[in-house]
Context: one part of a larger RNA
């Protein structure tokens, strides 16, 4: 250290948890929401009529489908990429920007469809065809145009500006939608802001020269097209350029940064978690819609693979969260909740949210706590312990006496996290701001607090020749073995194996791997 392995293991807190096959994936969930945009079905309730089970009216109204917004965020992975990809500093007089804030000006009239519903078909399914009919904040047309865009003319300005900037005039072009609980929410055109994005430029950014030449849209110009916008971005024509030992081209490797590890520093190594940027979404390609995508859970085509089939034809994409197989030394639950934070939709209630918040598993890391404390010498017994056989050592260690109760166990009490939104109330009235009130907790009967009894529930692993803290005996006899290095072992081994004793760490201790 994102570690693994061996032995061992009491508790708690903060974190972390497929580094390998961007290998293949069963199953569930991960993006919906709005009836205050519109038509309105099944159903429900009430009423009326009566032919007593049917018709009509009113209220309500799931699902589906039309329409709006969202699905370009959030979440994952690191394949590719040596590049304006990233970092940093600038620029865009060459640009766009839904929702949000602000300002200005508006919202007049008309029309044609289409889904749904109904009828009739095709198909095993996926799905699909025809007819009839209907609505809208869906679509189209006309009117209006302050602002805007384009063109022409004029005036002023000026070097940041070469294709300009500002103002005036004329002409042409482009708009709109309503909803309800009547107080609001929306709509159209345009200016400004904010946010986000696009583009460009300087500098920095791995290794190999046993890679030395590379290049044809290639380098530049004119024009046209295209784009939100500049540009060989694309095309036509013209010129023959452009890069290169300050390393082109080629090859190998690699996402980049903030940061992290180490170090006195200079450096060296790394790019897990968290944050920013980039790239990708079975593989390759393409565009559509849209403010924004060339779109992980959208579309089309091709390919590989898997599945269904009535053999005619269809379906799929976990590098989302869990989970499975495989690979591997190796990495967790098919858990709970939207209570909080944040996001989408909605006027709101609310709905959705594997984002997130929580819980579960793992000594994986770091940190904290405990496994008792005091007294106690007959220096007890025991020891495959040592011995000079006198004794020494284990050792205050144990027994024994007194004390304490963290933790564990049992029982009892028991949070903060909730601030708000929305709802109700308050000022003569209206509105805004403000104040007050009650409602809402997954975690969780959790944390925490209290009570009870009792030393009770809790120690290992490595090492002891030198390096390096720690020594003796027995066994073995260059055997068996040890070992990071030096080296031990061939009959007195402090180095092998065991024992007694000791040393240093401690819920860990060692080994292996990697880096300084």
């Nucleotide at each position: 250290u994102g570690a693994a392995c061996g032995c061992u293991a009491g508790c708690g807190g903060c974190a972390g948890g497929c580094c390998u096959a961007a290998c293949a994936c069963a199953u569930g969930c991960a993006a919906g929401u709005c009836g205050a945009g519109g038509g309105g079905u099944a159903g429900a309730a009430a009423g009326u009529g009566c032919u007593u089970g049917c018709a009509c009216u009113u209220u309500u109204g799931a699902g589906a489908g039309c329409g709006g917004c969202g699905c370009a965020c959030g979440g994952g992975u690191g394949c590719g990429u040596a590049a304006c990809g990233c970092g940093u500093a600038u620029g865009c007089a060459a640009u766009c920007u839904g929702c949000c804030c602000u300002c200005u000006a508006c919202a007049g009239g008309g029309g044609a469809a289409u889904a749904g519903c109904c009828c009739a078909g095709g198909g095993a399914a996926a799905c699909u065809u025809g007819g009839a009919u209907u609505a809208a904040u869906g679509c189209c047309c006309c009117a209006u145009a302050g602002c805007a865009u384009u063109a022409a003319g004029g005036a002023a300005c000026g070097g940041c500006a070469u294709u300009g900037u500002u103002c005036c005039u004329u002409a042409a072009u482009u708009a709109a939608a309503g909803a309800u609980u009547u107080a609001u929410c929306g709509g159209u055109a345009g200016g400004g802001g904010a946010u986000g994005a696009g583009c460009a430029u300087g500098c920095g950014u791995a290794c190999c020269a046993u890679u030395a030449g590379c290049u044809a849209g290639u380098u530049g110009g004119u024009g046209u097209g295209g784009u939100a916008a500049c540009g060989g971005c694309a095309c036509a024509c013209c010129a023959a350029g452009g890069c290169u030992a300050c390393g082109a081209u080629g090859g190998u490797u690699a996402g980049g940064g903030g940061c992290c590890c180490u170090g006195a520093g200079a450096g060296g190594g790394g790019g897990a978690u968290c944050c920013c940027c980039c790239a990708c979404a079975c593989u390759g390609g393409u565009a559509c819609u849209g403010a924004g995508a060339c779109a992980c859970g959208g579309a089309c085509c091709a390919g590989a693979c898997u599945c269904c089939u009535a053999c005619g034809g269809g379906a799929g994409g976990c590098a989302g969260c869990a989970g499975u197989g495989a690979g591997g030394a190796a990495u967790a639950u098919u858990g709970g909740a939207c209570a909080a934070u944040g996001g989408g939709c909605g006027g709101g209630a609310g709905c959705c949210u594997g984002a997130u918040c929580c819980a579960g598993c793992c000594a994986u890391u770091c940190c904290g706590c405990g496994u008792g404390c005091a007294g106690g010498a007959a220096g007890a017994c025991g020891g495959c312990c040592c011995u000079a056989u006198g004794g020494g050592u284990u050792g205050u260690a144990a027994a024994c006496u007194g004390c304490u109760u963290u933790u564990a166990u049992a029982c009892g009490g028991g949070a903060a996290g909730a601030a708000a939104c929305a709802c109700c109330c308050c000022g003569a009235c209206g509105u805004g701001a403000g104040g007050g009130g009650g409602c809402u907790g997954a975690c969780g009967g959790u944390a925490c607090c209290g009570u009870a009894g009792g030393a009770a529930u809790a120690a290992g692993g490595a090492c002891c020749g030198g390096u390096u803290a720690a020594c003796u005996c027995c066994g073995u006899g260059c055997c068996a073995g040890c070992a990071g290095c030096c080296g031990c072992g061939g009959u007195a081994a402090u180095a092998c194996g065991g024992a007694g004793g000791g040393u240093g760490c401690a819920a860990g201790c060692g080994u292996u791997a990697u880096c300084c």